[in-house]
Context: one part of a larger RNA
Molecule: large-subunit ribosomal RNA, domain II
Organism: uncultured bacterium
RNA sequence: GCCAACGAGUUUAUGCAUGUUGCUGGCAAAGCUGGCUAAAACAGCAGAGCCAAAGGGAAACCGAGUGUUAAUAGCGCGAAAUUAAAGUAAUAUGCAUAAGACCCGAAACCUGGUGAGCUUGCCAUGAGCAGGUUGAAGUUCGUCGAAAGACGGAUGGAGGACCGAACCGGUAGAUCGUACAACGUCUUCGGAUGACUUGUGGUAAGGAGUGAAAAGCUAAUCGAACUAGGUAAUAGCUGGUUCUCUCCGAAAUAGCUUUAGGGCUAGCGUCGAGUGUUUUCUCUGGGGGUAGAGCACUGGAAGGUUCGGACAGGUCGCAAGAUCGCUGAACCUAUCAAACUCCGAAUACCAGAGACCAAACUCGGCAGUCAGGCUAUGGGGGCGAAGCUCCAUUAGCCAAAAGGGAAACAGCCCAGAUCUCAAGAUAAGGUCCCUAAAUUCAUACUAAGUGUAAGACAAGAAGGUGAAGUUUCUUAAACAAUGAGGAUGUUGGCUUAGAAGCAGCCAUCCUUUAAAGAUAGCGUAACAGCUCACUCAUCUAGAGAUUUUGCGUCGAAAAUAAUUGGGGCUAAGUAUGGUACCGAAUCUGAGGGAUUAUAAGAAAUUUAUUUUUUAUGAUCGGUAGGAGAGUGUUCCACUCUGCUGUGAAGCAAGACUCGUGAGAGCUUGUGGAGCGUGUGGAAGUAAGAAUGUUGGC
Numbered sequence: 001g002c003c004a005a006c007g008a009g010u011u012u013a014u015g016c017a018u019g020u021u022g023c024u025g026g027c028a029a030a031g032c033u034g035g036c037u038a039a040a041a042c043a044g045c046a047g048a049g050c051c052a053a054a055g056g057g058a059a060a061c062c063g064a065g066u067g068u069u070a071a072u073a074g075c076g077c078g079a080a081a082u083u084a085a086a087g088u089a090a091u092a093u094g095c096a097u098a099a100g101a102c103c104c105g106a107a108a109c110c111u112g113g114u115g116a117g118c119u120u121g122c123c124a125u126g127a128g129c130a131g132g133u134u135g136a137a138g139u140u141c142g143u144c145g146a147a148a149g150a151c152g153g154a155u156g157g158a159g160g161a162c163c164g165a166a167c168c169g170g171u172a173g174a175u176c177g178u179a180c181a182a183c184g185u186c187u188u189c190g191g192a193u194g195a196c197u198u199g200u201g202g203u204a205a206g207g208a209g210u211g212a213a214a215a216g217c218u219a220a221u222c223g224a225a226c227u228a229g230g231u232a233a234u235a236g237c238u239g240g241u242u243c244u245c246u247c248c249g250a251a252a253u254a255g256c257u258u259u260a261g262g263g264c265u266a267g268c269g270u271c272g273a274g275u276g277u278u279u280u281c282u283c284u285g286g287g288g289g290u291a292g293a294g295c296a297c298u299g300g301a302a303g304g305u306u307c308g309g310a311c312a313g314g315u316c317g318c319a320a321g322a323u324c325g326c327u328g329a330a331c332c333u334a335u336c337a338a339a340c341u342c343c344g345a346a347u348a349c350c351a352g353a354g355a356c357c358a359a360a361c362u363c364g365g366c367a368g369u370c371a372g373g374c375u376a377u378g379g380g381g382g383c384g385a386a387g388c389u390c391c392a393u394u395a396g397c398c399a400a401a402a403g404g405g406a407a408a409c410a411g412c413c414c415a416g417a418u419c420u421c422a423a424g425a426u427a428a429g430g431u432c433c434c435u436a437a438a439u440u441c442a443u444a445c446u447a448a449g450u451g452u453a454a455g456a457c458a459a460g461a462a463g464g465u466g467a468a469g470u471u472u473c474u475u476a477a478a479c480a481a482u483g484a485g486g487a488u489g490u491u492g493g494c495u496u497a498g499a500a501g502c503a504g505c506c507a508u509c510c511u512u513u514a515a516a517g518a519u520a521g522c523g524u525a526a527c528a529g530c531u532c533a534c535u536c537a538u539c540u541a542g543a544g545a546u547u548u549u550g551c552g553u554c555g556a557a558a559a560u561a562a563u564u565g566g567g568g569c570u571a572a573g574u575a576u577g578g579u580a581c582c583g584a585a586u587c588u589g590a591g592g593g594a595u596u597a598u599a600a601g602a603a604a605u606u607u608a609u610u611u612u613u614u615a616u617g618a619u620c621g622g623u624a625g626g627a628g629a630g631u632g633u634u635c636c637a638c639u640c641u642g643c644u645g646u647g648a649a650g651c652a653a654g655a656c657u658c659g660u661g662a663g664a665g666c667u668u669g670u671g672g673a674g675c676g677u678g679u680g681g682a683a684g685u686a687a688g689a690a691u692g693u694u695g696g697c
Base pairs, nucleotide, nucleotide: 001697002696003695004694005693006692011099012098013097014096015095016094017093018092019091020090021089022088023087025051026050027049031045032044033043034042055062056061065077066076067075068074102240103239105237109230110229111228112227113226114225120204121203122202123201124200125199126198127197128196129194131163132162133161134159138155139154140153141152142151143150144149167191168190169189172187173186174185175184206222208218209217210216243630244629245628246627247626248625253266254265255264256263257262267369268368269366270365271364272363273362274361275360278359280355281354282353283352284351285350286349292343293341294340298337299336300335302333303332304331305330306329307328308327309326313324314323315322316321372398373397374396375395376393377392378391379390380389381388403414404413405412418592419591420590421589423588424587425586429582430581431580432567433566434565438579440578441577442576443575444574445573451569452568460554461553464551465550466549467548468547469546470545471544472543473542481538482537483536484535485534487511489509492506493505494504517532520531521530522529593620594619595618596617597616598615599614600613601612602611603610604609605608631686633683634682635681636680637679638678640676642675643674650670651669652668653667654666656665657664658663
């Protein structure tokens, strides 16, 4: 891991509600008696007691009233009137409370015992330490010395001395790491006559021991051992909780909470009873101060004008003062505001009428929900960041929603799956191929593979190209091109070494002209020289400037080759318009089922209910959850006076039959002894999950 078996809302008491049954006041408990002896069950007796029939008050007490009070006032709780009912006992179901209370699960706490054969300390009694080295005290001899003593030789054999086996340890590395081993092995290393090591026996223990102290050790267990019991401790926590179908169907919010992942009440769901249009929609009538807008108030901020103020300021001036700056007010222009308003919507809200349909509200039973998410819009926080966070729009969707589209893709777009169909029409989105359907029609644009992409982009740049304007010149000849001219006073004056159109300063006239600047540029040391403006001729029909705009270009850099989903496409791209087609579980068509409402009919009776048939209308996605109807397992009672060796149960197979389904039957084989139908009853009543338990593989 798989398979099989086992494995989780039970029981008692009390209460509430609903259904059913008995009685009309209801019910009997303990106990006693009876028949077939005991038990059980049943029948009878037993009215103790409980509930109801009257309430109010804390109570005394009073009583259809009573309490409060001085009150006969008022008020509270009741009675009375109408319709209607109602009560009690048993039983079933749902829920609550008390109990282990749906099941499994702690770490812990307490009580009584068992442990020092592991290990820690201590006590008693034993044992062990190859070999080699060093050479303390002491003793003795010699020399020196007056002596104290000093030095030297020999002897001696001390030491938590040295090196190093056994022994004890465990420094570093490797190995092992489903091991040889729940701490080993190899190499290396520390101590090795000592605070040494070790055998045997004894002793000290659980908030206690022992500890050269690490909270170490106390039997592979230690910041409180092990074991049995209290004990099914408790767990606002995690996991699990077993058959089917039908109807409806949430919430992730508010308030309070030693409360925030828990709970209570309300909100939202469901079921029952009641009210009867209260709900919803349309119209009409209302109040408002939001969006917007505005500057009339309150404030902010920009420019201008005028009039002041303070002189502490800067500059100028001997000074008077001037100017710049600072500051206040008024006016003008153009503005800003959640805590501004002279104004002011749409929605929303309230009320009154009308309409239509299935809603709405009240009371009661039972819940679940209190972690929400994204999208759109209006806002707060943040950076007008976030797949961020907090509100609002009782917005939409997901949650609890499948289907089609968006390549893939909870929340986007379309659309809400009762079942069947090899029928049709459509939505969003699409129609060259992958891939169902147009290589569709018309008019344009784009040449960049731009694009075909949700995202990838800006400031800026450019005779890319299209459209629409405004305006200038133009057959009296424009723009471009080509040919020609582009002059004179004059080298203007000044300056300068020089300055002649062209270093610089000043002036910038006159004449001849078709036209020509006291010169727009290059150039020279200065001249010269080459162009330009301007003019003529040749030529010939448009030429320039500018604004707005469409589509493109550059700007454009990322880490393992790249990509509109791909191929590919010059449309199969972009824009506008048209027609056709495809396209979903939508809609339509055909057929079946269920729920519910209304109407009609039939049957049964307890006569106001139940069952059933038909027609018409509506409905049938669904998590938590509410309500309803069933299937199956084991056992019991009655029943079929059922089945069964002419083969029960169980098992295997089937392309067979019935049922919406859980399931039921039939046939064949196996098997070899019990089993079923119908009506009721009672439960150890349904497994795929719980790191479930046991067994097998």